The RNA shown here (c-di-GMP-I-GGC riboswitch aptamer) has 86 nucleotides and comes from Sulfurovum sp. It matches the Rfam family "c-di-GMP-I-GGC riboswitch aptamer". Rfam links the family to the GO term cyclic-di-GMP binding. Its mean pLDDT, the model's own confidence on a scale to 100, is 76. The sequence was found by an Rfam model in a public genome assembly.
[in-house]
RNA sequence: GUUGAAAAAGCUAAACCUAUUGUGAAAUAGGGACAGAAAGCCAUGGGUCUUUUAAAUUAAAAUCAAAGAUUGCCAGGUUACCAAUA
Numbered sequence: 001g002u003u004g005a006a007a008a009a010g011c012u013a014a015a016c017c018u019a020u021u022g023u024g025a026a027a028u029a030g031g032g033a034c035a036g037a038a039a040g041c042c043a044u045g046g047g048u049c050u051u052u053u054a055a056a057u058u059a060a061a062a063u064c065a066a067a068g069a070u071u072g073c074c075a076g077g078u079u080a081c082c083a084a085u086a
Stems, first nucleotide, its partner, number of pairs: 001085004011036002016031006034072001040078003044075003047070006056063002
């Protein structure tokens, strides 16, 4: 450098439950494991979701806009463990 998650040293921890915070999406902690080879880190692009809603259209919904959430949705950037192999 390439390939991979069979084995092994380790790592993370979905759903769900409890507590707290938040209008909310969600977050944090404890329990718990569905899974993961970057499920390490970064909201950079797209997606999804939440809140607000001046104006316009509308029966309503929705579009647009603003502020947010999500990296365990995808892509991108960056760093790295193990095994096999060159």